Record summary: A computed fold for a 73-nucleotide RNA from Candidatus Collierbacteria bacterium GW2011_GWB2_45_17, annotated as transfer RNA. The coordinates come from a structure-prediction model, not an experiment, and the mean pLDDT is 81. It was read from a public genome assembly. It matches the Rfam family "tRNA". Rfam describes the family as follows. Transfer RNA (tRNA) molecules are approximately 80 nucleotides in length. It is annotated as a transfer RNA.
RNA sequence: GCCGACAUAGCUCAGUUGGUAGAGCAACGCUUUUGUAAAGCGAAGGUCGAGGGUUCGAUUCCCCCUGUCGGCU
Numbered sequence: 001g002c003c004g005a006c007a008u009a010g011c012u013c014a015g016u017u018g019g020u021a022g023a024g025c026a027a028c029g030c031u032u033u034u035g036u037a038a039a040g041c042g043a044a045g046g047u048c049g050a051g052g053g054u055u056c057g058a059u060u061c062c063c064c065c066u067g068u069c070g071g072c073u
Stems, first nucleotide, its partner, number of pairs: 001072007010025004019056001028042004049065001051063003
């Protein structure tokens, strides 16, 4: 230099023929216990990497940039 994949909650990841964004774990609260752990329940937590474009409507499609990883030279 070229090609490809990925970027979504604190962490690991889902989420498509575009239509109000979810799970598990962690942390927090409650129940239970003499107490802790475990178990059960609950609530919270997101400008979907940045900027543009298309569209009534974009995490999703298009362009560009940034970062990470892999391959080729």